[in-house]
Predicted 3D model of an 86-nucleotide RNA (transfer RNA) from Methanoregula sp. The sequence was found in a public genome assembly. It matches the Rfam family "tRNA". Rfam classes the family as a transfer RNA. Lineage of the source: Archaea > Methanobacteriati > Methanobacteriota > Methanomicrobia > Methanoregula.

RNA sequence: GCGAGGGUAACCAAGUGGUCAACGGUGAUCGACUCAAGAUCGAUUCGCGCAGGCGUUCGCGGGUUCAAAUCCCUCCCCUCGCACCA
Numbered sequence: 001g002c003g004a005g006g007g008u009a010a011c012c013a014a015g016u017g018g019u020c021a022a023c024g025g026u027g028a029u030c031g032a033c034u035c036a037a038g039a040u041c042g043a044u045u046c047g048c049g050c051a052g053g054c055g056u057u058c059g060c061g062g063g064u065u066c067a068a069a070u071c072c073c074u075c076c077c078c079u080c081g082c083a084c085c086a
Base pairs, nucleotide, nucleotide: 001082002081003080004079005078006077007076010026011025012024018066027045028044029043030042031041032040046055047054048053059075061073062072063071
């Protein structure tokens, strides 16, 4: 350099135009149980709010669309294969 795959919340990971603040798991916090701890069970776990809700998010930046994690373009990074060089 060429080709292929990938980047999603603290971590792993699903999702591939609308039902998505995003399945599930780990971790964390609170609660139940217990003399206590562990295990187990429940709730919460982006920000604001007592709440109903509101706002902003899927590597960065643009674009298409009524609507984008999902489609298109540029760039960055990771993995694999091939090529090249010494």